[in-house]
Molecule: Bacterial RNase P class A
Organism: Trebonia sp.
RNA sequence: CGAGUCGGCCGGGCGGUCGCGCCGGGCUUCGGGCCCGGUGAGGAAGGUCCGGGCUCCACACGGCAGGGUGGUCGGUAACGCCGACCCGGGGUGACCCGCGGGACAGUGCCACAGAAAACAGACCGCCCCGCGUCGCGGGGUAAGGGUGAAACGGUGGUGUAAGAGACCACCAGCGCCGCAGGUGACUGCGGCGGCUCGGUAAACCCCACCCGGAGCAAGGUCAAAAGGGCCCAUGCCGCGAGGCGCGGGCCUGCGCGAGCGAUUGAGGGCUGCCCGCCCGAUGCUCGCGGGUAGACCGCACGAGGCUGUCGGCAACGGCAGUCCCAGAUGGAUGACCGCCGCCCCGCGCAAGCGGGCGCACAGAACCCGGCCUACAGGCCGGCUCGCCCC
Numbered sequence: 001c002g003a004g005u006c007g008g009c010c011g012g013g014c015g016g017u018c019g020c021g022c023c024g025g026g027c028u029u030c031g032g033g034c035c036c037g038g039u040g041a042g043g044a045a046g047g048u049c050c051g052g053g054c055u056c057c058a059c060a061c062g063g064c065a066g067g068g069u070g071g072u073c074g075g076u077a078a079c080g081c082c083g084a085c086c087c088g089g090g091g092u093g094a095c096c097c098g099c100g101g102g103a104c105a106g107u108g109c110c111a112c113a114g115a116a117a118a119c120a121g122a123c124c125g126c127c128c129c130g131c132g133u134c135g136c137g138g139g140g141u142a143a144g145g146g147u148g149a150a151a152c153g154g155u156g157g158u159g160u161a162a163g164a165g166a167c168c169a170c171c172a173g174c175g176c177c178g179c180a181g182g183u184g185a186c187u188g189c190g191g192c193g194g195c196u197c198g199g200u201a202a203a204c205c206c207c208a209c210c211c212g213g214a215g216c217a218a219g220g221u222c223a224a225a226a227g228g229g230c231c232c233a234u235g236c237c238g239c240g241a242g243g244c245g246c247g248g249g250c251c252u253g254c255g256c257g258a259g260c261g262a263u264u265g266a267g268g269g270c271u272g273c274c275c276g277c278c279c280g281a282u283g284c285u286c287g288c289g290g291g292u293a294g295a296c297c298g299c300a301c302g303a304g305g306c307u308g309u310c311g312g313c314a315a316c317g318g319c320a321g322u323c324c325c326a327g328a329u330g331g332a333u334g335a336c337c338g339c340c341g342c343c344c345c346g347c348g349c350a351a352g353c354g355g356g357c358g359c360a361c362a363g364a365a366c367c368c369g370g371c372c373u374a375c376a377g378g379c380c381g382g383c384u385c386g387c388c389c390c
Base pairs, nucleotide, nucleotide: 001386002385003384004383005382006381007380008379009378010377012340013339014338015337016336017335018334020040021039022038023037024036025035026034027033028032042361046372047371049370050369051368052367053366054215055214056213057212062274063273064272066211067210068209069208070207071085072084073083074082075081086100087098088097089096090095101206102205106204107203108200109199110198123145124144125141126140127139128138129137130136131135153171154170155169156168157167158166172196174193175192176191177190178189179188180187181186219297220296221295222294227252228251229250230249231248232247234245235244236243237242254289255288256287257286258285259284260283267279268278269277270276304323305322306321307320308319309318310317311316341359342358343356344355345354346353347352
């Protein structure tokens, strides 16, 4: 200097004139208005693919179905995430990839070609015997050739009629035993041995582990609707039983009709089923009609951010300090002007000049940890390889 690979960051700035949401304070003519201070969209806010917090079912055991994950060890609130490592594959390398347990539980599939695709098999070939002459029949063989993605280990030899793990040496693989290293997955070394009895589970399945359900449109409070029951107090009428009216508190709660039922449990719930459990009598279910779609809470102090330090290969964790950084509800941060910055084009040796409808993806809605997807342009760093110079 070039190429590659991995990671991090920015993604407009300054000034001016107006205009917005929330919080706090002050003034006020208090329906409201004005002023001051603070603060106000993201790395993905997108996807809704995972995991949680939170709320309710609900005080909620267990099982089946269903779903998820799949090497080991750590991290984390947890995960299908993150880190480190192991094994396999790719790459000269830095690095990258992996639906990474099981084919000896069972079922299925492997087209075509080929003799044969799983305890499979003889087309060509080789050898032997008989007949016979350009071949035929019988027997042996799976070393050579062919087919295929894949064909019952490889090389060399002994042996044989010809061969063959039939036998031998070395090697690969598998199984067993031992030693060493490692938390472990595994790795290395040595010994023994039948000789070697496909592939596919991101096919069904088996094994191990994990999982209640629904979701902020969760869930609460008030108001509205138009009654009912109980208690207290009180006025009038009545011989009395009782009737009419008014005030307060508590509970339940719109009206009409039908059915069932009253503790020997109707009906409803546990968001697929079983079990079991719970609510339930002023009850429940069904049908028809009516009222309210309003206001407030939930709603932001968090598994929070930043800095320093210690531990750890790392992910991350401990300690100390410091900061408060959106809460809308038809939905707020925008518009205009000027200068600059960046990018592209033209001219120019350069400095520079001129031009451009140029400047990405894209807007919280309960919150957080991840993953995935989108992104004009720009900056920084680590490592690997190649070339040149010293």